[in-house]
């Protein structure tokens, strides 16, 4: 410098262009003598950043910023 892949909840990770979900961690509550285990409930998301396209973007385009692999 050039190409491929990824960036979504505190962590792992889905989601076909049309209300963004789970698993795990935390929170509260039922069980228990108490813990732990279970079990139920709710929360928690400017979808990396700015821009276009479209009625409509987590998805598509296009710059940038991080992180990974690869070529030179």
């Nucleotide at each position: 410098u050039c190409c491929c892949c990824g960036g979504u909840a505190g962590c792992u990770c889905a989601a076909u262009g049309g209300u963004g979900g789970a698993g795990c961690a935390g929170a509260g509550a039922g069980c228990u003598g108490u813990u732990a285990a279970c079990u139920c409930u709710a929360a928690g998301g400017u979808u990396g950043c700015u821009g276009g396209u479209u009625c409509g973007a987590g998805c598509c385009c296009a710059g940038c910023c991080c992180g990974g692999g690869g070529a030179g």